A computed fold for a 114-nucleotide RNA, annotated as SAM riboswitch aptamer (S box leader). The coordinates come from a structure-prediction model, not an experiment, and the mean pLDDT is 78.

RNA sequence: UAGUUAUCAAGAAAGGCGGAGGGAUUAGACCCUGUGAAACCUUAGCAACCCUUUAUGCAAAUAGAGAAGGUGCUAAAUUCUACCACGUACUUUUGUACCAUAGGCAGAUAACGA
Numbered sequence: 001u002a003g004u005u006a007u008c009a010a011g012a013a014a015g016g017c018g019g020a021g022g023g024a025u026u027a028g029a030c031c032c033u034g035u036g037a038a039a040c041c042u043u044a045g046c047a048a049c050c051c052u053u054u055a056u057g058c059a060a061a062u063a064g065a066g067a068a069g070g071u072g073c074u075a076a077a078u079u080c081u082a083c084c085a086c087g088u089a090c091u092u093u094u095g096u097a098c099c100a101u102a103g104g105c106a107g108a109u110a111a112c113g114a
Stems, first nucleotide, its partner, number of pairs: 003112006013043004021032003026082004044074003049070002051066006078106001083103001085101001087098004
């Protein structure tokens, strides 16, 4: 770096430094930003994946508690849409447009990992 599994509408910010961008990528929309963006540093916090622990259990596992340590995270649903299906309308029927729902793709994080 492939790949597997799980989660992704909850939660949690101040300071320093920096000086114009940022919200993963492409396009569109929308939003944040000189009342100071990104990156970096410090401190604090959130959460509970790994972890610790209790109960039940043969086990697998389930439920609860904890937060020292390893990660992660601390605007907006992963900011929203894009693809397919269903539905509705139209149609010249290998199609077009639209709304919403669920899913998929892509991505993020964790644990594993050839």